Model confidence (mean pLDDT): 85 of 100. SAM riboswitch aptamer (S box leader) from an Actinomycetota bacterium, 110 nucleotides, folded computationally. It was read from a public genome assembly, where an Rfam model found it. Its Rfam family is "SAM riboswitch aptamer (S box leader)". Rfam describes the family as follows. The SAM riboswitch is found upstream of a number of genes which code for proteins involved in methionine or cysteine biosynthesis in Gram-positive bacteria. Taxonomically the source falls in Actinomycetota (Bacteria, Bacillati).
RNA sequence: CGCUCAUCGAGAGCGGCUGAGGGACAGGCCCUGUGACGCCGCGGCAACCCCGACGACCGUCGUCCUCGUGACGCCGAUCGUCGACGGUGCCAAUGCCUGAUCGAUGAGUA
Numbered sequence: 001c002g003c004u005c006a007u008c009g010a011g012a013g014c015g016g017c018u019g020a021g022g023g024a025c026a027g028g029c030c031c032u033g034u035g036a037c038g039c040c041g042c043g044g045c046a047a048c049c050c051c052g053a054c055g056a057c058c059g060u061c062g063u064c065c066u067c068g069u070g071a072c073g074c075c076g077a078u079c080g081u082c083g084a085c086g087g088u089g090c091c092a093a094u095g096c097c098u099g100a101u102c103g104a105u106g107a108g109u110a
Base pairs, nucleotide, nucleotide: 002109003108004107005106006105007104008103013042014041015040016039017038021031022030023029025099026098027097028096043091044090045089048087049086051083052082053081054080055079056078058076059075061073062072063071064070065068095102
C1' cells in the first nucleotide's frame, strides 16, 4: 500500500504545554481564545486479540457395567456468560447528518 472478516444509535475526561483551527472527503450542520488540533501526565470506557473461570454442544481417547442412541474423566474445536494482568483502540454530537467505488478500529493474510 493491498486483500478477507467483524464492529461502528451503548460507554468513558481532567490537568499541563502550545496557540487557530477542528469534526477523513463534498454539501450541510456543529465544536472552538470560556482555548480548537496536536503533544505530555494521570484517570476512565470497552472487550477485538492474549489470558483465566464457568456452562452448553461436538469430536478423539480412556475407564466402568446395567453393554446402551449408556455413565464418567482427560484433551481439543465451537458457542455463550463473567473477569480484565497484558497488546491495540477509544473517551462532543449515531462514523454528527446525507452521499460514495467512502472512512476508522481490531483480527488475520501475501